[in-house]
RNA sequence: GAAGCCGGCCGGGUGGCCGCCGUGGUCCCCUCGGGGGCCGCGGAGGAAAGUCCGGGCUCCACAGGACAGGGUGCCAGGUAACACCUGGGGGGCGUGAGCCUACGGAAAGUGCCACAGAAAACAGACCGCCUACCCCGCCGCGAGGCGGGCGGCAAGGGUGAAAAGGUGCGGUAAGAGCGCACCGCGCCGGCCAACGCCGGUGGCAGGGUAAACCCCACCCGGAGCAAGACCAAAUAGGGGAACGAGCCGUCAGGCGCCGCGUGGUCCGCGCGGGUUCCCGGGUAGGUCGCAACAGGCCCAUGGCGACAUGGGUCGCAGAUGAAUGGUCACCGCCCUCCCUCCGGGGAGGGUACAGAACCCGGCUUACAGGCCGGCUUCCUCC
Numbered sequence: 001g002a003a004g005c006c007g008g009c010c011g012g013g014u015g016g017c018c019g020c021c022g023u024g025g026u027c028c029c030c031u032c033g034g035g036g037g038c039c040g041c042g043g044a045g046g047a048a049a050g051u052c053c054g055g056g057c058u059c060c061a062c063a064g065g066a067c068a069g070g071g072u073g074c075c076a077g078g079u080a081a082c083a084c085c086u087g088g089g090g091g092g093c094g095u096g097a098g099c100c101u102a103c104g105g106a107a108a109g110u111g112c113c114a115c116a117g118a119a120a121a122c123a124g125a126c127c128g129c130c131u132a133c134c135c136c137g138c139c140g141c142g143a144g145g146c147g148g149g150c151g152g153c154a155a156g157g158g159u160g161a162a163a164a165g166g167u168g169c170g171g172u173a174a175g176a177g178c179g180c181a182c183c184g185c186g187c188c189g190g191c192c193a194a195c196g197c198c199g200g201u202g203g204c205a206g207g208g209u210a211a212a213c214c215c216c217a218c219c220c221g222g223a224g225c226a227a228g229a230c231c232a233a234a235u236a237g238g239g240g241a242a243c244g245a246g247c248c249g250u251c252a253g254g255c256g257c258c259g260c261g262u263g264g265u266c267c268g269c270g271c272g273g274g275u276u277c278c279c280g281g282g283u284a285g286g287u288c289g290c291a292a293c294a295g296g297c298c299c300a301u302g303g304c305g306a307c308a309u310g311g312g313u314c315g316c317a318g319a320u321g322a323a324u325g326g327u328c329a330c331c332g333c334c335c336u337c338c339c340u341c342c343g344g345g346g347a348g349g350g351u352a353c354a355g356a357a358c359c360c361g362g363c364u365u366a367c368a369g370g371c372c373g374g375c376u377u378c379c380u381c382c
Stems, first nucleotide, its partner, number of pairs: 001378010012331007020043010045353001049364002052362005057224004064267004069220005074088005089103001090101004104215002109213002111209003126157002128153003134149006165183006184204001185202007228288004238279006246255003257273005293315001295314008332351008
């Protein structure tokens, strides 16, 4: 000097004028409601977005059990909890700093693996190797030789991502865990968080795929602020149709049936005694919920870390056809062009993604431009 990797932060500023929402104080008006003036304070985000997860909160529910369904999937921690975060392990990518990971199980079972190849699993024999016994043919006086058949082999070669574990020695007609040694693999035991290590034993079930079906382990009530609570007001507690189921009884009730009970089915339980459909009418207004919380910031201690504990300090929006805007000026930052005495000056353009609506912890996506810190690689010079 160049190129990268990881983490953190800002993302317009100042002033004048006019206009908003909330709130404190004060004054005035007013028909309870409410309205106005003055002074002070506060007023969108790192993602407010997506609605993908997890909760708080509210309501329903004997809130119980089972099935189905859904979620997660290495280990140890963090957290209110999680599919999140931290640390570690395995695997993959990268020269590296680092990044990714849908990472339990293929001996429970089923399915799939194109093409090539003999054959892709209850597996075969393309090129080949052997041929003792037996059969045929040829040569040979004969011994015997050659070829073929029957038979044996999967060790050599080939195909492929992967082919009846690998290497070596022995053995054999030629071979083969056929035997042995080591490695691999299975089982058992011990240590161990994952990962692995040690010992014993067995000739031994060849690969991949579960982001295929599946098996295993753990977890899961539901609905959602348009939740829900209260106040006020109004109407026609209207009209029609269909179905229906009762029995016993000591009049408490029991049995049966039907309907409802916040995802589906069944059992149980609770409530009710009618249920369902059609037509028509009224209200859809106000207040609360609604901002103080698993809260923000700082310090100390512990921890590799996520974070925990303790102390201090602060209060940082609550709208409801939906508030923070409009305008003027100057400045900041970026890009392009011109000039330059290299200090700088001038002109033009641009200034991102985007706005709370119950709240919080995450994840994912979008973002003009700028700043800071740490780390890696390459080049050049000393």
A computed fold for a 382-nucleotide RNA from a Gammaproteobacteria bacterium, annotated as Bacterial RNase P class A. It was read from a public genome assembly, where an Rfam model found it. Its Rfam family is "Bacterial RNase P class A". Gene Ontology terms of the family: ribonuclease P activity, tRNA processing and dimeric ribonuclease P complex. Rfam classes the family as a ribozyme.